Predicted 3D model of a 470-nucleotide part of an RNA (small-subunit ribosomal RNA, 3' major domain) from an uncultured bacterium. Model confidence (mean pLDDT): 87 of 100. RNAcentral holds the full RNA, with entries from ENA, Greengenes and SILVA.

[in-house]
Context: one part of a larger RNA
RNA sequence: UGACGGGGGCCCGCCCCAGCGGUGGAGCAUGUGGUUUAAUUCGAUGCAACGCGAAGAACCUUACCUACUCUUGACGUCCUUAGAAGAGCUCAGAGAUGAGCUCGUGCCUUCGGGAACCUAGAGACCGGUGGUGCAUGGCUGUCGUCAGCUCGUGUUGUGAAAAGUUGGGUUAAGUCCCGCAACGAGCGCCACCCUUAUCCUUUGUUGCCGGCGACUUGGUCGGGCACUCAAAGGAGACUGCCAGUGAUAAACCGGAGGAAGGCGGGGAUGACGUCAAGUCAUCAUGCCCCUUACGAGUAGGGCUACACACGUGCUACAAUGGCGUAUACAGAGGGCAGCGAAGCUGCGAGGUGGAGCGAAUCUCAUAAAGCCCGUCUCAGUCCGGAUUGGAGUCUGCAACUCGACUCCAUGAAGUCGGAAUCGCUAGUAAUCGCGAAUCGGAAUGUCGCGGUGAAUACGUUCCCGGGCCU
Numbered sequence: 001u002g003a004c005g006g007g008g009g010c011c012c013g014c015c016c017c018a019g020c021g022g023u024g025g026a027g028c029a030u031g032u033g034g035u036u037u038a039a040u041u042c043g044a045u046g047c048a049a050c051g052c053g054a055a056g057a058a059c060c061u062u063a064c065c066u067a068c069u070c071u072u073g074a075c076g077u078c079c080u081u082a083g084a085a086g087a088g089c090u091c092a093g094a095g096a097u098g099a100g101c102u103c104g105u106g107c108c109u110u111c112g113g114g115a116a117c118c119u120a121g122a123g124a125c126c127g128g129u130g131g132u133g134c135a136u137g138g139c140u141g142u143c144g145u146c147a148g149c150u151c152g153u154g155u156u157g158u159g160a161a162a163a164g165u166u167g168g169g170u171u172a173a174g175u176c177c178c179g180c181a182a183c184g185a186g187c188g189c190c191a192c193c194c195u196u197a198u199c200c201u202u203u204g205u206u207g208c209c210g211g212c213g214a215c216u217u218g219g220u221c222g223g224g225c226a227c228u229c230a231a232a233g234g235a236g237a238c239u240g241c242c243a244g245u246g247a248u249a250a251a252c253c254g255g256a257g258g259a260a261g262g263c264g265g266g267g268a269u270g271a272c273g274u275c276a277a278g279u280c281a282u283c284a285u286g287c288c289c290c291u292u293a294c295g296a297g298u299a300g301g302g303c304u305a306c307a308c309a310c311g312u313g314c315u316a317c318a319a320u321g322g323c324g325u326a327u328a329c330a331g332a333g334g335g336c337a338g339c340g341a342a343g344c345u346g347c348g349a350g351g352u353g354g355a356g357c358g359a360a361u362c363u364c365a366u367a368a369a370g371c372c373c374g375u376c377u378c379a380g381u382c383c384g385g386a387u388u389g390g391a392g393u394c395u396g397c398a399a400c401u402c403g404a405c406u407c408c409a410u411g412a413a414g415u416c417g418g419a420a421u422c423g424c425u426a427g428u429a430a431u432c433g434c435g436a437a438u439c440g441g442a443a444u445g446u447c448g449c450g451g452u453g454a455a456u457a458c459g460u461u462c463c464c465g466g467g468c469c470u
Stems, first nucleotide, its partner, number of pairs: 007470007016459001019424005026315008034306002042053002064301007073125001077124002079121002083117001086103007107114002127290002130288003136284002138279003141275001143273001148187006155162002167178003193267004198235007207225001212222003238261001241255002244252002317417001321376004327370001333364003338357002343352003383414001388409007430452007
């Protein structure tokens, strides 16, 4: 000087408290450990690993295993040789590959040859998801969106260092004010950026019977940009105004006006540094190692195993409910090797069909909870849906290992969960559905979108984390 203390003072945070809903018990999904295996590829391991890399393992992916193969090589540059390239067929084989047959003979040219491609050969070399993240770059997590971290000059101290940055107030904030051997400055905070909440202007192939007319009653048509909406540009919020408190300051409390009030809500934005944190398997890279193999190709298998343990989720245990009939209201997205309407067909997954649309025009696309009526009447049930048998649909060369979905049948555990533990302060929690990325197919995951819409916070003693002074 820091760090630490079951030392002190001040302060903050869903930290506790007050509440609401969960996890921990059940079944299943998914990840991990362990075990097993020829292989179950590798990495991630307190918070900050475990629905993580993986925005999607049937083959491929794929790095693993087994078997069969290649050795200048699957890929790149250079040299020589033959041939255009390329296409088709036969045989052997699981295929990679090997043996053979046929067609084809193009472009430029100074006629020597050259360009692209390809066969064979020699060697320089290729290649490595092999090791080291404790040799590294880059990127990232974390403390933490916490309010801190520093510097120049001057000053103090023999010096390490101090001071400024402490103190009195105040703030979300080292935010601002006052004071002060300090005076200034930088990186952070704030603001500038995006979005959302109100209004105005501009533009109307979306919207509107708001006002006029027409009918086929559908904004469908004529017609019109008033409204909604879509963008582009502006306005608006600044403690600006009033009253009180305060040191007359900074500021705080109340009020007015206002769509919005004191940072309006949300996002992006992450200081100096910490953890030899993570990543050599995104990529790049030093060194080491392999070089007829630790490189490369192919087929099949594995990553999907299963006495068990843990994490994260989904569905439930029912009446604020299940089932049936009828009926209403979104937002944000995607679409040409695509979205695919109407119609017809099947109980259904789906099939057929092909209009329209590179999309404010067409389409995915019926939102679901909700509301109306009926039924069930507390049962392991008309709850719950695992598991299993049978029959199918779709994708795809191919669903045995190992896909999703549909129909019929089957109907397990489960009656609200021990110790313990998690999230959340408002359009939030809870609950309800919808979409997208990846993607041929394959979400209960992830990322977004809207609908309905609470309870509680006395307070800072205690638990946890953090800041300042001592």